[in-house]
RNA sequence: GGGGCAGAUAAUCGCAGCUGCAAGUGUCGAAAGACCGCAGGUGAGGAAAGUCCGGGCUUCGCAGGGCAGGAUGCCGGUUAACGGCCGGUGGAGGCGACUCCAAGGACAGUGCAACAGAAAUAUACCGCUAUGAGACCAUAGUAAGGGUGGAAGGGCAGCUUAAGAGACUACCGCCUGUCUGGCAACAGACAGGGCAUAUGUAAACCCCAUCCGAAGCAAGACCGAACAGAAGCGUUGACGCGGCCCGCCAGCUUCAGGUAGGUCGCUCGACCUGACUGGCAACAGUCAGGCUAGAUAGAUGAUUAUCCAAGACAUAACCCGGCUUACCGCCCCGCUU
Repeated sequence: GGGGCAGAUAAUCGCAGCUGCAAGUGUCGAAAGACCGCAGGUGAGGAAAGUCCGGGCUUCGCAGGGCAGGAUGCCGGUUAACGGCCGGUGGAGGCGACUCCAAGGACAGUGCAACAGAAAUAUACCGCUAUGAGACCAUAGUAAGGGUGGAAGGGCAGCUUAAGAGACUACCGCCUGUCUGGCAACAGACAGGGCAUAUGUAAACCCCAUCCGAAGCAAGACCGAACAGAAGCGUUGACGCGGCCCGCCAGCUUCAGGUAGGUCGCUCGACCUGACUGGCAACAGUCAGGCUAGAUAGAUGAUUAUCCAAGACAUAACCCGGCUUACCGCCCCGCUU
C1' cells in the first nucleotide's frame, strides 16, 4: 500500500415474509379486500449511518433563446451518470516504499492585505552620489547595501556610471514564436523580447468554459364507502314487501369527484458467484450456475449449553453507483527502510 473476516455451533420459544399442502353455507368488512390450519425454508451492513454527489423510476412542466441561481474546472479513458474511479501530466512532501493537490484566469475590472516599516504597488528612513565654498542642513539623483515585513520592484555576475539602475551583456527565470516527441495535458531544443507583463489573494466579488426543468415512494397508479353534491324518476304510488292482484309505504336509481379504507408500486436487478477472453487499470464481453428481507406503527429478539480469539461501530423502509464519517480485534498478499 492492497484485500478479507466482523463471534461460532446446537436446541427451545417468539416475530416478519415466501413456498407447498389443506380448508369452509368459516371469521371481519357495504365493497375492495384481509384473516384463520399444518409442514418446509428464508430473514440487515461493511458501513444498512450522514443524506453530500450521480443515475434509474414516478408525477407535473417543456418550440427555441436569454436572465438569475447552483455545481464543476490539467489531459486521456471508464460508466446509465457523476463532482466518482483508473491511467498519465504538472506541482508539493518523504532517504525510500509511497502520500497529498478544486491544478482555468491576478497582462478585463473592483475589493482586501492586521502589526511592523519611510514606503505595500507607491515611495527615499539609514546609506551612497552630486550641487550649494564648508556643514550634523537643504535640493536633486539612486532600489547596489542596511533595517521592517509573509511579501520591497525578476535572480545572479559583470559592464557602464558622480553614485546607481535590464540602461547594456552572459547564464537562470518569465513571456512570445518555431521545430521535435506525445491522442493530449505536457516535455525538450532553438530563436526572439528587455521584463511597466513591476506582491499576494478568485473555497473575495468577478471573467471564461462545461453541465443542470421542478419535486420526490408520504413519488405515484388502480379500486373505493359514509356524509354532502348533480341529473333522472317518484304521493297520478316509483323502489321494496318471493311470481300476480289488492294493500302498505317516501323515497328510489344513476353519475361525477376520490375522503376513510384497501391493493399495487415493493424488490429479478446497470443483481450475485465462478471460469475464460480483451485491457497496465478502472472496466467491458462470453459461458455456466444462483435467487439473497420487503414491513406500513413498522420483524432480526430471548433463554440454555459448549468453545475461544471474548465479540467494535451500528439496525433495511423504492432501488442502484459513489463519497464521507464511525469501528474491539484478527487474518492474507505485495513493497520500503